[in-house]
Transfer RNA from a Microcaldota archaeon, 71 nucleotides, folded computationally. Rfam family: tRNA. Gene Ontology term of the family: triplet codon-amino acid adaptor activity. The family's RNA type in Rfam is transfer RNA. The sequence is in RNAcentral, with records from ENA.
RNA sequence: GGGCUCGUUGUCCAACGGUAAGACGCUACCUUCACAAGGUAGAGAACGGAGUUCGACUCUCCGCGGGCCCA
Numbered sequence: 001g002g003g004c005u006c007g008u009u010g011u012c013c014a015a016c017g018g019u020a021a022g023a024c025g026c027u028a029c030c031u032u033c034a035c036a037a038g039g040u041a042g043a044g045a046a047c048g049g050a051g052u053u054c055g056a057c058u059c060u061c062c063g064c065g066g067g068c069c070c071a
Stems, first nucleotide, its partner, number of pairs: 001070007010024003018054001026042005047063005
């Protein structure tokens, strides 16, 4: 320098052009003498910009960052 791939709550991870799912973690309550475990409820997320579209996390382009390969 070139190619491919990934970027989603605190962490891990999924799906789809039409409400962003789940696990762990966190908070509150229940339970206990207390803790743990368990149960119920809740908060919490799309790397940046532009474009396409009625509608973009999703498709396209540019940039940034991580990984792999080639030179």